[in-house]
Context: one part of a larger RNA
RNA sequence: CACCGCCCGUCACACCAUGGGAGUUGGGUUUACCCGAAGGCGGUGCGCCAACCUUUCGAGGGGGCAGCCGACCACGGUAAGCUCAGCGACUGGGGUGAAGUCGUAACAAGGUAGCCGUAGGGGAACCUGCGGCUGGAUCGCCUCCUU
Numbered sequence: 001c002a003c004c005g006c007c008c009g010u011c012a013c014a015c016c017a018u019g020g021g022a023g024u025u026g027g028g029u030u031u032a033c034c035c036g037a038a039g040g041c042g043g044u045g046c047g048c049c050a051a052c053c054u055u056u057c058g059a060g061g062g063g064g065c066a067g068c069c070g071a072c073c074a075c076g077g078u079a080a081g082c083u084c085a086g087c088g089a090c091u092g093g094g095g096u097g098a099a100g101u102c103g104u105a106a107c108a109a110g111g112u113a114g115c116c117g118u119a120g121g122g123g124a125a126c127c128u129g130c131g132g133c134u135g136g137a138u139c140g141c142c143u144c145c146u147u
Stems, first nucleotide, its partner, number of pairs: 003110001005107001008103002011100001013097004018092003023087012039072001041070004047065003052061003113134009
């Protein structure tokens, strides 16, 4: 404070965070395929080579170089996913708020007792049906206990 009480929901307003959302932007990542620089490696090496070896001084051998081929492979590309974050018309409820709108559902038998489950209905709290509970007031009866 104490029924001039308490209190419920819709609606309106403001703010906050949040779910959905056609999509859109960026990051990370997976798989398949394409491309394949540099590089060392492997192969080849008909062209080239001062140093080594041989030499009949012509050259040959060995080794090496260029070139070429190959696998590996960075970057890049294509396609399909996964994941994270930002934005997103619109949309759903939630929270908070000193004031507002509509009613008055609950708390007293709250003015139709209330509540639970379920179904239907309704601006909203809610209403109605069915089943259940007493955590219902009042009255009567019965049983038990105390004086």
A computed fold for a 147-nucleotide part of an RNA from Roseovarius pacificus, annotated as small-subunit ribosomal RNA, 3' minor domain. The prediction has a mean pLDDT of 80. Rfam family: Bacterial small subunit ribosomal RNA. The organism belongs to Roseovarius, within Bacteria.